[in-house]
Context: one part of a larger RNA
């Protein structure tokens, strides 16, 4: 890992429902008898179901109950029953296969733990304790030295015993080793041999370690097919319809029940969607500000605070604050004087089952993304949570380069025809190197903001301007005055306050640089040279801003249009329409005619094979049965036939039923084989 075999809704009892027959009241069970040898008949009328129903009940009765009621309401006023086939549903191992566990009975210390009895082992050096023994020594001891002596969980290091490092090996020579080093080697030491101690236990110089390669609880074998809201896996075909990911609740959240959505069968109303309405409520979008609230600017300003007068009540002033109130301008998911489109209800018209209800049988509760209108997030997410539409899921074509969810379009079969959609038409690549107008130079097209810029086109009006604009150069650019105040100064030019007047063409109590002030330089203004347009606004298409790891987002060639806006005509283009032919399905009397006929989960229909039985005056077959191997023709599948060759060597077909161990590619399924 391929081949090949075998592998998964079965069986029993009882309930619902349907369909089929029987009978009309149906019908026996358990036995009995009789024949025939395994079924068939007669018997068995116990029971069961139906033939009335309310009431808790006494109990009435096509009534009853409640109740004072002859009212009202409730519940009833009868369509069976026996089997058989199907489907479901209990309740059973209950579609298979899969736990880790739990419990009862056993076997185990031939491993390995730790103990008891018995034996054995430990080259070789090395140090050199106590203790004796001479000698000194002491009053006697003590004490000193040599010497002897042979202690010790001592040293150093082999058998023997562990196991600190590397390396190697890691489908190994070896389910723990090897090599090269390592510790310990008279001891709590190693080791034989017998033996005790057993799992809810035992044994542990203790690691939850060890108890036969098995230990947070051994093994083996039974309860036992434990149980698995879980993961995987379930085999032949073809027709019809076809979903869900939602709402309640749940020790509930990846499970279930009801509800919604689906199938089927049956039954019932002029039902539904559809379109109109000058028919209904409403307070959302938008608007507004009349209410609550927020909030700017201005007038007038209660009162509050300074303050003048007054002995004091108390009258007066005020550049601050500011209620209230008036124009003027905003702001609101919890404001609202207003107020849509949509939806929603109605109702008429259309239209025909698409509506609704009942039994039955499901699925489905992780649902994505897209559009819109919202809540959360940070007006972030391929984020996360409603509404509501779409598409996907369960949808193929054909466009977006590839791209479930985007844009166009819904595959019933065949066709070497035809017309269009979205998209396209220079080549890859089918279809204009099409027509008109423009506009862009940036390879803009073919990613981006703020901000930057005499990049170019086309409007607008408007303001200046030959009685000389803009720019540039040349002059002027003064006087009161150093304007008052403030200040060390404060002179246009630290700050506040006013911002006059004169002389002039013209000049601010000064635009800006400069001083410690002062000077000093420029501005505005003004006059002169010069000579034709100048300056503002709005928009179009460019242009800077613009950096990421291999070279790499126009698919790519390439392309000044084949690129941008607009007009316009032609064609290409899908499994769409159409056009031949051809099947099915619904409705139908009908082969007519219309209509349909994509398709997970899941429902219904209708079939084809497989073993084996039963009927059949039904067949084939040694003149050669099944099976195999191999060729071709036919059928809408599963399948089937009939021919031909070769094998094979003894069964076996067909038509009506019957009955199941009945159809494999997936279960890390299981056996063999290679």
């Nucleotide at each position: 890992g391929c081949c090949g075999g075998c592998g998964a809704g079965u069986u029993a009892u009882a309930g619902g429902c349907a369909g089929u027959g029987g009978c009309a009241g149906g019908u026996u069970a358990a036995g009995a008898c009789a024949u025939u040898u395994a079924u068939c008949g007669u018997c068995g009328c116990a029971g069961c179901c139906a033939a009335a129903g309310c009431g808790a009940a006494a109990g009435c009765g096509a009534g009853u109950c409640u109740g004072a009621a002859a009212a009202g309401g409730g519940c009833g006023u009868u369509c069976g029953u026996c089997a058989c086939u199907g489907u479901u549903u209990a309740u059973a191992g209950a579609c298979c296969c899969g736990a880790a566990c739990c419990c009862g009975g056993g076997u185990g210390a031939u491993c390995u733990a730790a103990c008891c009895a018995u034996g054995u082992c430990c080259a070789g050096g090395a140090u050199g304790a106590a203790g004796c023994u001479u000698g000194g020594g002491u009053a006697a001891c003590a004490c000193c030295a040599a010497g002897u002596g042979g202690a010790g969980g001592u040293c150093c290091g082999a058998a023997c015993c562990g196991a600190c490092u590397g390396a190697u090996g890691u489908u190994g020579a070896a389910a723990a080793a090897u090599c090269a080093g390592c510790g310990g080697a008279u001891g709590a030491g190693g080791u034989g041999u017998g033996g005790u101690u057993a799992g809810g236990g035992g044994u542990g110089a203790a690691a939850u370690g060890c108890c036969a390669a098995u230990c947070g609880a051994a093994c083996c074998c039974g309860g036992a097919g434990c149980u698995a809201g879980c993961u995987g896996g379930u085999u032949c075909u073809c027709c019809c319809c076809g979903a869900a990911a939602u709402g309640u609740g749940u020790u509930g959240a990846g499970g279930c029940a009801c509800a919604g959505c689906g199938g089927u069968c049956g039954a019932g109303a002029u039902u539904a969607a559809g379109u109109u309405u000058g028919g209904g409520g409403g307070g959302u979008a938008a608007a507004g500000c009349a209410c609550u609230g927020u909030u700017u600017c201005g007038g007038u300003g209660c009162g509050g605070g300074c303050u003048g007068c007054g002995a004091g009540a108390g009258c007066g002033g005020u550049a601050c604050c500011a209620a209230a109130u008036c124009g003027a301008g905003a702001c609101a998911a919890a404001c609202u004087c207003u107020g849509a489109a949509u939806a929603c209800c109605a109702a008429a018209c259309c239209c025909g089952u698409a509506c609704u209800c009942a039994g039955c049988c499901a699925g489905u509760c992780a649902g994505a993304c897209g559009g819109u209108g919202g809540g959360g997030g940070a007006u972030a997410a391929g984020c996360u949570c409603c509404a509501u539409c779409g598409u996907c899921g369960a949808g193929a074509g054909g466009g977006a380069a590839a791209c479930a969810g985007c844009c166009c379009a819904g595959a019933c079969c065949a066709c070497c025809a035809g017309c269009u959609a979205a998209g396209g038409u220079c080549c890859c690549c089918a279809a204009a190197u099409g027509a008109c107008u423009g506009c862009u130079a940036a390879g803009u097209g073919a990613u981006a903001a703020a901000g930057g810029a005499g990049g170019u086109g086309a409007g607008a009006g408007u303001g200046c301007a030959c009685u000389g604009a803009c720019a540039a150069c040349c002059a002027g650019g003064a006087g009161g005055u150093u304007u008052g105040c403030c200040u060390a100064g404060a002179a246009g030019c630290a700050g506040c306050c006013a911002c006059c007047c004169u002389u002039g063409a013209a000049a601010g109590a000064g635009u800006g640089c400069g001083u410690a002030a002062u000077a000093g330089c420029u501005c505005a203004c003004u006059g002169g040279u010069c000579a034709a347009g100048c300056g503002c606004u709005c928009u179009u298409c460019g242009c800077c801003g613009a950096a990421a790891a291999u070279g790499a987002a126009c698919g790519g060639g390439g392309c000044u249009a084949a690129g941008c806006a607009g007009u316009c005509u032609a064609c290409c283009g899908a499994a769409g329409c159409u056009g031949u032919g051809g099947a099915a399905u619904a409705u139908g009397a009908a082969u007519a005619a219309u209509a349909u006929u994509g398709g997970u989960a899941g429902g219904g229909g209708a079939g084809c094979g497989u073993u084996c039985c039963g009927c059949a005056a039904c067949g084939g077959u040694g003149u050669g049965a099944a099976g195999c191997a191999c060729u071709a023709g036919c059928g809408a599948c599963a399948a089937g036939c009939a021919g031909g060759u070769g094998u094979g060597g003894a069964c076996u077909g067909u038509g009506c039923g019957g009955a199941a161990g009945u159809g494999a590619g997936a279960a890390u399924g299981u056996c063999g084989g290679c």
Large-subunit ribosomal RNA, domain II from Kamptonema sp. PCC 6506, 674 nucleotides, folded computationally.
Its mean pLDDT, the model's own confidence on a scale to 100, is 83.
The RNAcentral record of the full RNA draws on ENA and SILVA.
The organism belongs to Kamptonema, within Bacteria.